This is a predicted structure of a 72-nucleotide RNA (transfer RNA) from a Verrucomicrobiia bacterium. Its Rfam family is "tRNA". The coordinates come from a structure-prediction model, not an experiment, and the mean pLDDT is 81. The same sequence occurs in records of 2 taxa.
[in-house]
RNA sequence: GCUCCCGUAGCCCAACGAAGAGGCAGCGGACUUAAAAUCCGCACAGUGCCAGUGCAAGUCUGGCCGGGAGCA
Numbered sequence: 001g002c003u004c005c006c007g008u009a010g011c012c013c014a015a016c017g018a019a020g021a022g023g024c025a026g027c028g029g030a031c032u033u034a035a036a037a038u039c040c041g042c043a044c045a046g047u048g049c050c051a052g053u054g055c056a057a058g059u060c061u062g063g064c065c066g067g068g069a070g071c072a
Stems, first nucleotide, its partner, number of pairs: 001071007010024003026042005048064005
């Protein structure tokens, strides 16, 4: 330099173009002599950024930014 893939919560990870689910972690409670484990409840993201298409965009298109893989 060229080609391809990825970017969603503190971390991991879902989501036919119909609008964001789960796990871990966190907080409160139950249980326990106390803890751990377990159970119940609560809170936390508008999706890397800027545009575009469209009734509707995490999803499609363009450009940037970041990460990874391959080729040279």